[in-house]
RNA sequence: GAUGAACGCUGGCGGCAGGCUUAAUACAUGCAAGUCGAACGGCAACCAAUGUAGCAAUAUGUUGGUGAGAGUGGCGCACGGGUGCGUAACACGUAUGCAACCUACCUUUAACUGGUGAAUAGCCCCGGGAAACCGGAAUUAAUACACCAUAACAUUGCGAAAUGGCAUCAUUUUGCAAUUAAAGAGAUUCGGUUAAAGAUGGGCAUGCGGGACAUUAGCUAGUUGGUGAGGUAACGGCCCACCAAGGCGAUGAUGUCUAGGGGUCCUGAGAGGGUUAACCCCCACACUGGUACUGAGACACGGACCAGACUCCUACGGGAGGCAGCAGUAAGGAAUAUUGGUCAAUGGGCGCAAGCCUGAACCAGCCAUCCCGCGUGAAGGAUGAAGGCCCUAUGGGUCGUAAACUUCUUUUAUAUGCCAAGAAAACGACCUACGAGUAGGUUUUUGACGGUAGUAUAUGAAUAAGCAUCGGCUAACUCCGUGCCAGCAGCCGCGGUAAUACGGAGGAUGCGAGCGUUAUCCGGAUUCAUUGGGUUUAAAGGGUGCGUAGGCGGUUUUUUAAGUCAGUGGUGAAAUCCUGCGGCUCAACCGUAGAACUGCCAUUGAAACUGAAAAACUUGAAUAUAAUUGAGGUAGGCGGAAUGAGUAGUGUAGCGGUGAAAUGCUUAGAUAUUACUCAGAACACCAAUUGCGAAGGCAGCUUACCAAGCUAUAAUUGACGCUGAGGCACGAAAGCGUGGGGAUCGAACAGGAUUAGAUACCCUGGUAGUCCACGCCGUAAACGAUGUUCACUCGCUGUUUGCGAUAUACAGUAAGCGGCCAAGCGAAAGCAUUAAGUGAACCACCUGGGGAGUACGUCGGCAACGGUGAAACUCAAAGGAAUUGACGGGGGCCCGCACAAGCGGAGGAACAUGUGGUUUAAUUCGAUGAUACGCGAGGAACCUUACCUGGGCUUAAAUGUAGAGUGCAUGAGGUGGAAACACCCUUCCCUUCGGGGCUUUCUACAAGGUGCUGCAUGGUUGUCGUCAGCUCGUGCCGUGAGGUGUCGGGUUAAGUCCCAUAACGAGCGCAACCCCUAUCGUUAGUUGCCAUCAGGUAAUGCUGGGAACUCUAGCGAGACUGCCACCGUAAGGUGAGAGGAAGGUGGGGAUGACGUCAAAUCAGCACGGCCCUUAUGUCCAGGGCCACACACGUGCUACAAUGGCCGAUACAGAGGGCAGCUACCUGGUGACAGGAUGCAAAUCUCCAAAGUCGGUCUCAGUUCGGAUCGAAGUCUGCAACUCGACUUCGUGAAGUUGGAUUCGCUAGUAAUCGCGCAUCAGCCAUGGCGCGGUGAAUACGUUCCCGGGCCUUGUACACACCGCCCGUCAAGCCAUGGAAGCUGGGGGGACCUAAAGUCGAUAACCGCAAGGAGUCGCCUAAGGUAAAACCAGUAACUGGGGCU
Repeated sequence: GAUGAACGCUGGCGGCAGGCUUAAUACAUGCAAGUCGAACGGCAACCAAUGUAGCAAUAUGUUGGUGAGAGUGGCGCACGGGUGCGUAACACGUAUGCAACCUACCUUUAACUGGUGAAUAGCCCCGGGAAACCGGAAUUAAUACACCAUAACAUUGCGAAAUGGCAUCAUUUUGCAAUUAAAGAGAUUCGGUUAAAGAUGGGCAUGCGGGACAUUAGCUAGUUGGUGAGGUAACGGCCCACCAAGGCGAUGAUGUCUAGGGGUCCUGAGAGGGUUAACCCCCACACUGGUACUGAGACACGGACCAGACUCCUACGGGAGGCAGCAGUAAGGAAUAUUGGUCAAUGGGCGCAAGCCUGAACCAGCCAUCCCGCGUGAAGGAUGAAGGCCCUAUGGGUCGUAAACUUCUUUUAUAUGCCAAGAAAACGACCUACGAGUAGGUUUUUGACGGUAGUAUAUGAAUAAGCAUCGGCUAACUCCGUGCCAGCAGCCGCGGUAAUACGGAGGAUGCGAGCGUUAUCCGGAUUCAUUGGGUUUAAAGGGUGCGUAGGCGGUUUUUUAAGUCAGUGGUGAAAUCCUGCGGCUCAACCGUAGAACUGCCAUUGAAACUGAAAAACUUGAAUAUAAUUGAGGUAGGCGGAAUGAGUAGUGUAGCGGUGAAAUGCUUAGAUAUUACUCAGAACACCAAUUGCGAAGGCAGCUUACCAAGCUAUAAUUGACGCUGAGGCACGAAAGCGUGGGGAUCGAACAGGAUUAGAUACCCUGGUAGUCCACGCCGUAAACGAUGUUCACUCGCUGUUUGCGAUAUACAGUAAGCGGCCAAGCGAAAGCAUUAAGUGAACCACCUGGGGAGUACGUCGGCAACGGUGAAACUCAAAGGAAUUGACGGGGGCCCGCACAAGCGGAGGAACAUGUGGUUUAAUUCGAUGAUACGCGAGGAACCUUACCUGGGCUUAAAUGUAGAGUGCAUGAGGUGGAAACACCCUUCCCUUCGGGGCUUUCUACAAGGUGCUGCAUGGUUGUCGUCAGCUCGUGCCGUGAGGUGUCGGGUUAAGUCCCAUAACGAGCGCAACCCCUAUCGUUAGUUGCCAUCAGGUAAUGCUGGGAACUCUAGCGAGACUGCCACCGUAAGGUGAGAGGAAGGUGGGGAUGACGUCAAAUCAGCACGGCCCUUAUGUCCAGGGCCACACACGUGCUACAAUGGCCGAUACAGAGGGCAGCUACCUGGUGACAGGAUGCAAAUCUCCAAAGUCGGUCUCAGUUCGGAUCGAAGUCUGCAACUCGACUUCGUGAAGUUGGAUUCGCUAGUAAUCGCGCAUCAGCCAUGGCGCGGUGAAUACGUUCCCGGGCCUUGUACACACCGCCCGUCAAGCCAUGGAAGCUGGGGGGACCUAAAGUCGAUAACCGCAAGGAGUCGCCUAAGGUAAAACCAGUAACUGGGGCU
């Protein structure tokens, strides 16, 4: 885009079309084929006239007229209408032929139309039967029937001549013989017969064309042909007899399945693909099967006979029927209409005609089923109304000029009028012309549709809008609800609490009396590729050759004209399509004219190309001669090394094997070694990127035979060629059969190891096999994953073998085997004269993945198995090449307290602290590998506090604004209470008197939440990691992802720097700049310092003074591989180098790239959304966060003599201090208390320990260790019970150096020693952050563990190895194979029987006869019997497959 559509929602009108696609299922009822009296007999009834009987009604007769129904006869019924069962066929289409044919009615021409006769329907009578219907007797007519006459241009037979053709032959002329006709009615004419011709319609034959399956490969006995006879309208095995053995088939016979064919219709740019509803042509069929009759025509839809199934009637004896005609019914189905009107028109039948008949036809009815047209109003109208919806919400946006309102119009609607075309004929009457029967004219009559179309008037916006969609494709977006639920979905996909995707709403978009969905077809799909595809790796080259058919084929000339091309003629029905014009108001629709119908046939011509015929040629191909090459093949002979075995010797304890072992062998003498002997198999070195072969494949030497390639010569033939479906041959290894052989190796098997296991890898043995002969098998990653042949197309280089040449000097040439590269090709990787380039020829193969190279069938095979080779079902991918990452029990380089080397710890004990778990009313919450666990917390007795229990408050605990009020508030006091709180009592200030200030109450508006979501967020932080990386611009490369730069060679702590370089530069990182520290200089000297001078004290920089030193804190200097030596191109490196306080980033800090972990935090803060609002808010008291069987992390103290205790004694730094630090004095054993002084600090104060000197203890659960417990105290604080620290006395637990494992540290570091600070009333601090004192050991080195960086490689990973993923098993579902069987179906053959019927035969019966009846024969539908094949369905059980 389309449809004979259906379904859902909705629905105003008209025009034009269409309407059982399913059950060719069954049908009630009505209608669908009759007509003619001008063919005939004839009569019911009626009319008229007239008789008879009768009073009449009436009955009956005669004559005339009209003449229903029935009958004889003629014509029609073979048309029209329906359906698509069958049919793969001369059925259809197209083009021819009939010298092999027929044709009623019609037209033309010619001739004729004379006699005779016998019957039979009907009518009437009788009989049978329920009926259908039948039988008998008498009698009758014809355009019914028969006979006679006449007759040829007819037919047949026998002849003759001429002409023509297409083989039989045809045509014309002519002679003789034989045979055959007729009907009347009516009186104009219509008929009848014969013959010829035409027209129309048919019959037959032939070429070409259009389905599937080869898992259908052979079929055929009337089969193929001939002769003769028969039959037919006609040819013909159409039928029969005889003879011959043919005919068809890979260009697809036969079989099976499916199907009416065509014009057309839909789609498509076309080529094609699909289709056969409506309309037209042809065919076939008429309940199923068979058969003939009649006829011009049928083997006959509304005819006949027979058989069968079904239905109906019946008196049970017997009968009737055929809607795939029009309506209609039932059934089936998703689904398809009225038991309508009329012959007015068109057409048909009959008729002289009038006319009759006509479910053909024309109309109407139903249905939005299609197509087309019209309408549901138009213009104005902004306070942009109300209302809905949305938002950044005092407001804005949108529905929206939409509405209201004003004006206008009236298609449509309703009502009432008028009112068509379609009708022209025929008939009748009249007129005209002429040739008296034709033509023309006038007039009369005829409309189903239908009072319809149309038109006029009136009324009044009045009567008329929905459907689908809105994530992308694809036009159209927001809110709410829901929360992987409910649901959506054509594909991708959406939904797990902020859904433009579900549902609703508002809005929007599209189409519009329709809109969506479903189904089907074409397109897009170049996705079966003729136009117009591919096959190295994506699916796809046969394992290889030989070769049949077929396809294709070198040069020249001549002929021909099959293909080809051109002209012409015929045909290609109409309709349809296209174009012009025209008719309905337009359109759809219709009419008319043209074009077209790309086709087929015939004919005339052309001769380039292809073909055919003929002649020639040599370049393709082959041959000859000569030389040459090689692991080419087959058969035989020979050889040495190795291995194993045997015998003998020497010799002694192991051998062998492995990662390490063991099994195994060995004192019965192994292994080793020597000599001799035997066996079988394979052929080291040469050896190569080599050679040969069609492929598989081929390797010691040698002989024989066979084959091949190549080169040279250009002698011979003269296109002999290429490819190759089927076919044939060859074809590794393994395997099979028979017979040998058997050394090695070695499936199976056994044992030993390894392992969680180890039916494996490793080891020791070992059978088949491996080897030979003969015969099978026929497959491989049979690979160059690349079919064969020919031609053409830049180069460089290696190598093998020829040729010419003295010669592998160097070049040349030919045939091979390799490497690299240009153009070109390719998706890329890559290929590139050995093409995957450019062309030609032929063959093979492919068409998403899985199912599956499976099943079934079939062929081959001894078997194993091989060849051929599906479907159901299932998935939305499977796959190729390349890219970036990530990963690897891949590789290379490098780094790090990463290992190693060391020192000290943790893990064992007790305690402290954090966590888990458990418990609890609550034990608030968070942090959870590294990167949580002395973490948030730099300090939980109350407070903190978020938790629990209980008691209170509700604009609230705080703040602001406005209004109203109050001086009852606040404060002090009292009562109750655990407190909060409640109640009671008391009570403002200033004033210019206007008011103001303050307090508080009420009201209103703003609250509050440590409630949830860190996976909605900001900010901040951890980690990789202070690792050296992460990127950009321009350029270049690549189809692209992307690459290059950033790689390579060096170097560095470093992407640090240098060199090289299609890259050149740049940014964030590194480094440096900043701070502290180490040295010096300078400036400045107070509270710090004191060398010199002076004074003074018991003593002290105490004082005068000094500015040297230390120190303080400002400014500078200094270090840069700068210098030297060596190495190096350079960068740089090395050096106990020089100098220097410091030497190669001097030491430390701050500083953390792009990013990763949906890492952490909504409880620090901020913030979106959600939730609570007499509570999840807020106040208070008490409790809890401190629980305790247990587990873990981090620490502290120890286990002691490098120590403990006692006494004496020395030296810091950095900080803190007024609600503070406190000298000093007194008291107390002490914590501390009472006094007292200095200091808001370089001034006063807190203030050292290890160390040193001396003493004691002497290896013990101790003079170690200090937990725990008891008692007594001190201090802080409203308050130390839960739950503080400290002091003294007493008590004196575990613990004697810690398993597996694990942590820190490379120098002023580890270790060890003390000091300070923050928080803080106090403190659970052994924590954290700082400070100084004392002060080591070790690093060979980078194999390994961990982490990281760069390069490279593989990848089926990309959530990225904590990845991906295979198979069994378990469970559910689905389709399918096999299967003992069971059931069904169509078809064929055989045999039996055989209706109707044609044909044939026929003596008896009938008939004068013609003939008939009957009987017989042949054939046959249906039926029956038995067997076989095929195709389906189903099935216990069973096999695999797919999905979850």